[in-house]
RNA sequence: CACUCAUCCAGAGAGGCGGAGGGAUCGGCCCUGUGAAGCCUCGGCAACCACUCAUCAGAGUCUGGUGCCAAUUCCGACAGAGUUAAUUCUGGAAGAUGAGCC
Numbered sequence: 001c002a003c004u005c006a007u008c009c010a011g012a013g014a015g016g017c018g019g020a021g022g023g024a025u026c027g028g029c030c031c032u033g034u035g036a037a038g039c040c041u042c043g044g045c046a047a048c049c050a051c052u053c054a055u056c057a058g059a060g061u062c063u064g065g066u067g068c069c070a071a072u073u074c075c076g077a078c079a080g081a082g083u084u085a086a087u088u089c090u091g092g093a094a095g096a097u098g099a100g101c102c
Stems, first nucleotide, its partner, number of pairs: 003100006013042005021031003025077004043069003048065002050061004073094001078091005
């Protein structure tokens, strides 16, 4: 990098360095010198793996492997349904994360 499966309307931030971008892409709309990205420290959320317990439905999280801590994956993108329309809903695509596999 490719493939398979599962999940994605819940949840959880302070400090230091840094110094202009960030929210995958495009459009929109936002965040940002009252300090973006990135790095570090500490803290937290969660429960995929793991571990423990179990009445085998499930429950728990001190430690371990990841992940995450603005906005539903921020919203839309393609197709379908309702509507004059604004727009609403459903499914998909794409993306992210985990586990597996090569």

Overview:
The RNA shown here (SAM riboswitch aptamer (S box leader)) has 102 nucleotides and comes from a Chloroflexota bacterium. Model confidence (mean pLDDT): 82 of 100.